[in-house]
Context: one part of a larger RNA
RNA sequence: GGAUGAAUGCUAGCGGCAUGCUUAACACAUGCAAGUUGGAUGGGAAGUGGUGUUUCCAGUGGCAAACGGGUGAGUAACAUGUAAGAACCUACCCCUAGGAGGGGAAUAACGGCUAGAAACGGCUACUAAUGCCCCAUAGGCUGAGGAGCAAAAGGAGGAAUCCACCCGGGAGGGCCUUGCAUCUGAUUAGCUAGUUAGUGAGGCAAUAACUUACCAAGGCAAUAAUCAAUGGUUGGUCCGAGAGGAUGAUCAACCACAUUGGGACCAAGACACGACCCAAACUCCUACAGGAGGCAGCAAUGGAGAAUUUUUUACAAUGGGCAAAACUCUAACAGAGUAAUGUCAUGUGGAGAUAAAAGGCCCAUGGGUUGUGAACUUCUUUUCUUGGAGAAAAAGCAAUGACGAUAUUUGAGGAAUAAGUAUCAGCUAACUUUGUGCUCGCAACUGUGGUAAGAUAGAGGAUGCAAGUGUUAUCU
Repeated sequence: GGAUGAAUGCUAGCGGCAUGCUUAACACAUGCAAGUUGGAUGGGAAGUGGUGUUUCCAGUGGCAAACGGGUGAGUAACAUGUAAGAACCUACCCCUAGGAGGGGAAUAACGGCUAGAAACGGCUACUAAUGCCCCAUAGGCUGAGGAGCAAAAGGAGGAAUCCACCCGGGAGGGCCUUGCAUCUGAUUAGCUAGUUAGUGAGGCAAUAACUUACCAAGGCAAUAAUCAAUGGUUGGUCCGAGAGGAUGAUCAACCACAUUGGGACCAAGACACGACCCAAACUCCUACAGGAGGCAGCAAUGGAGAAUUUUUUACAAUGGGCAAAACUCUAACAGAGUAAUGUCAUGUGGAGAUAAAAGGCCCAUGGGUUGUGAACUUCUUUUCUUGGAGAAAAAGCAAUGACGAUAUUUGAGGAAUAAGUAUCAGCUAACUUUGUGCUCGCAACUGUGGUAAGAUAGAGGAUGCAAGUGUUAUCU
């Protein structure tokens, strides 16, 4: 000099675009953040004089909730990056050729009885399905062969047909294995017993000591094992001519975690942030018998800290879930609010004007400087105040805009609303005077100050940068 997710002193006109708890993975009041489907389904209710049509709903069933969003505690290793590989799985989506026959038993809701303060139940009777079961069938699977095993569901419509169901390939996704790379310490030198290899068995979607019985005694290590400390990794970011050094906020990819520890269930997919079970700590309710909770989602609160925003608008766009679809849900996302936190743009006026006014400061009676600076004359209106008009982003005929009385544009008004901060001995651009008198103080370093201080404090002037400018911290 450059840089920062910065902080802080003084100061501050406006706009665009970005960014904003780096600390306590500390505790969290309140609201919201994952639902949808009546075209799967039996009921209940509203409404209507009645039928029909319509609307709403608790339950059963399906799909989704494993995505999206957050955080970086743990992790020094197949975690990540890169390059290879084989013994695998895959819902929705795309493609191909076929199939969907016959029967059955339940169960929630609703009703009756009933326990409990509540949370939440118990008994009994009935009922439906795209829920469950059996039989049949099968270009699939197993098996040397004989042979054996395994499937399905309907719904809407007047119909055509559409959607859904069952059995095979693809895409995309995921699991697994390996080579290389991957921070510090030897004042850590030995480590290991399912440990290393084999056989049999089990297990998994699959390979494998993954697990187990038996057998062998191996395996790793000075090319740093083991242990300890620190730590998410990368694309990237900052500095640098480069080599390289530092770093890993925002954005993107991967990983890990969800109060702490453990566990499985459902499922194509989880050992699951807003699911379940157990234990622990903490908080809350209680009729003391027993229960409820998990913001490292978005806002918000307390606390910690030098330090970091609103308990905001809308699903209009993009994307996602469900649904045949309209719709609906979406704190993702799109927006607004807030902070000079950064960056970029722009303004605080332009032209003319002299007895070079007054005042200030210096000088000493000459004058110099502030200084064309002001006043004054004239012009303009970016901005500002106030009226009018007014978009695009909306796609496929129409409709649909949160932002938004926005951007933009056109009138009116009036120089009107808008400059600070640090420095001036040298490094380093910029100097005089007054006060003080080794005092007060300044200072990154050299140093300065003891009566004429260009270094302190004030004033005048000057220099740098400028809506900022100094200081502090860190990297280079």
Annotation: This is a predicted structure of a 476-nucleotide part of an RNA (small-subunit ribosomal RNA, 5' domain) from Pouteria campechiana. Its mean pLDDT, the model's own confidence on a scale to 100, is 83. The full RNA is in RNAcentral, with records from SILVA. The organism belongs to Pouteria, within Eukaryota.